This is a predicted structure of a 504-nucleotide part of an RNA (small-subunit ribosomal RNA, 5' domain) from an uncultured Eubacteriaceae bacterium. Model confidence (mean pLDDT): 86 of 100. The RNAcentral record of the full RNA draws on ENA, Greengenes and SILVA. It matches the Rfam family "Bacterial small subunit ribosomal RNA". Rfam links the family to the GO terms structural constituent of ribosome and ribosome.
[in-house]
Context: one part of a larger RNA
């Protein structure tokens, strides 16, 4: 110059930012993913009307609220961490004629008639308990079958037209295949199929992308073909057969190291060095492997299995996973609140009200960083006292104090009070009575820290005697030390100022 910085001495405010670099070590509690009653049966509570009467109960039926189950869409998003990776992981530029894509938009076409369950719920019943189990009941936009198919798929066949090898794109004909779901407040939400978009995704690819040769040879599904299989999808992806190929001194394999990248620091600039916070991409989720489900996952807060730990236990058996957010132990020089809020902004459900949302938005804590501002201003020489030195004449601290006039920024006090909220109107503000204006008193309540021999700005006096001690290099100290060490002066920076560490 710089820093995610730590120590030490200090220390008024403000605004804006940042804060576990270590043990991807273990977590104790709370919280962070829900929602929909306008899909759907049932349960409850309320009222209101009938009935039945034993006059305060029971049944009905309407409404209005709530809801544990069936079902929906979302839990694949957003948060978090960098362990693992040297890799087509990232970064750039291609390709997909080898591909998928909920919601959302744009376009055409439909929505007909059946049928069986299984939860809830009832009974029984097993267990300490998670948590079943058996019988029986029932609904639905849950499941399954038929009808229809303009268009779509398959499967042969033919026609143009294009290309980049396979072949695309349009269109004829034949044969087969496959849909849907409704809900009320009647005005709107959904549903099926095609086809186009738009946002995303997944594959492949040309260059790039750390140190070691004291690591020279590596490879058997290894290289290629041919069949099968197997994805949305090319492709030894996989597998049988058959060939015997394929990488490499242009550094192959090993090894060690590390997430890339935009960037950010330094640099006149070529470079160097780093990847914190912001954006991208990528991997992880206690470790290790597994697949469901679904448009999307091989899924942080879903499951299955194994292991380690940690808890319950009636010893038969279960329960858990902070590298989400606060917080606790531990480790370390070292890093923070078990805080308010959905108000804004975004998301997820819902027709909507409206619910969640530790994302956000605030506020707390820390001089940790960068910016501002303050600790007064002007006048004031008997150059006061006291300190310091002194050749005893003085110097010197010094306009510095005092004293005088003056302002009131920050802080206090009182008074008032936002913007950020909205698109007919009301209504909605965590921040906060914050910000900000008014007024008030009264200089009041606010400086240190290094340094001072030379690089290097700033110098005596007294203490010490190669002792104490400094020191970044040179060096300094052994009786007049501008270099220890105090004290007076001076220098320099300032709410900071020095040391250390690391990079340029």
């Nucleotide at each position: 110059g710089a820093u995610g910085a730590a120590c030490g001495c200090u220390g008024g405010c403000g605004g804006c930012g940042u804060g576990c670099c270590u043990a991807a070590c273990a977590c104790a509690u709370g919280c962070a993913a829900g929602u929909c009653g306008a899909g759907c049966g049932g349960g409850c509570u309320u009222g209101u009307u009938g009935u039945g009467c034993u006059u305060g109960c029971a049944c009905a039926a309407c409404a209005a609220g709530u809801u544990a189950g069936c079902g929906g869409c979302g839990g694949a998003c957003g948060g978090g961490u960098g362990a693992g990776u040297a890799a087509c992981g990232c970064g750039u530029g291609g390709a997909u004629a080898a591909u998928c894509u909920g919601c959302c938009c744009u376009a055409u076409g439909c929505a007909g008639g059946g049928g069986g369950a299984c939860a809830a719920c009832a009974g029984c019943u097993a267990g300490a308990a998670a948590u079943g189990g058996c019988u029986g009941c029932u609904a639905a936009a849950a499941c399954c079958g038929c009808a229809u198919a303009a268009g779509u798929c398959u499967a042969a066949u033919u026609u143009a037209u294009g290309g980049c090898a396979u072949c695309a794109u349009a269109g004829g004909u034949u044969a087969g295949g496959g849909a849907a779901a409704u809900a009320u407040u009647u005005a709107u939400a959904g549903g099926c199929a095609u086809a186009g978009g738009a946002g995303g995704a997944g594959u492949c690819u040309g260059c790039g992308u750390c140190u070691g040769a004291u690591u020279a040879g590596c490879u058997a599904g290894u290289u290629g073909g041919c069949g099968g299989g197997g994805u949305a999808a090319a492709a030894g992806c996989u597998c049988a057969c058959c060939a015997a190929g394929g990488c490499g001194a242009c550094g192959a394999u090993c090894a060690g190291u590390a997430g890339c990248c935009g960037g950010c620091c330094u640099g006149a600039g070529a470079g160097g060095g780093u990847g914190a916070a912001c954006g991208g991409c990528c991997a992880c989720a206690u470790u290790g492997g597994g697949a469901c489900u679904g448009a999307g996952a091989c899924a942080c807060g879903g499951c299955c299995c194994a292991a380690a730990c940690u808890c319950c236990u009636a010893c038969g058996g279960g329960a858990g996973g902070c590298a989400g957010c606060a917080g606790u132990g531990g480790g370390g020089a070292a890093u923070a609140u078990u805080g308010c809020a959905c108000a804004a902004u975004g998301g997820g459900g819902g027709a909507a009200a409206c619910c969640c949302u530790g994302a956000u938005g605030c506020a707390g804590c820390a001089a940790c960083g960068c910016c501002g501002c303050g600790u007064g201003a002007a006048g004031g020489a008997a150059g006061a006292a006291g300190g310091c030195u002194u050749u005893c004449g003085g110097g010197u601290u010094g306009u510095a104090a005092a004293c005088u006039u003056c302002u009131u920024u920050a802080g206090g006090c009182u008074g008032g009070g936002a913007a950020g909220a909205a698109a007919a109107g009301a209504a909605u503000g965590a921040c906060g009575g914050u910000a900000c204006c008014a007024g008030c008193a009264g200089a009041a309540u606010a400086a240190g820290c290094c340094c001072c021999g030379g690089c290097u700005a700033a110098c005596u006096a007294c203490g010490u005697g190669c002792c104490a001690g400094c020191a970044g290099c040179c060096g300094c100290g052994g009786u007049a030390a501008u270099a220890c060490g105090u004290a007076g002066g001076g220098g320099g920076c300032a709410a900071g100022c020095g040391u250390u560490a690391u990079c340029c």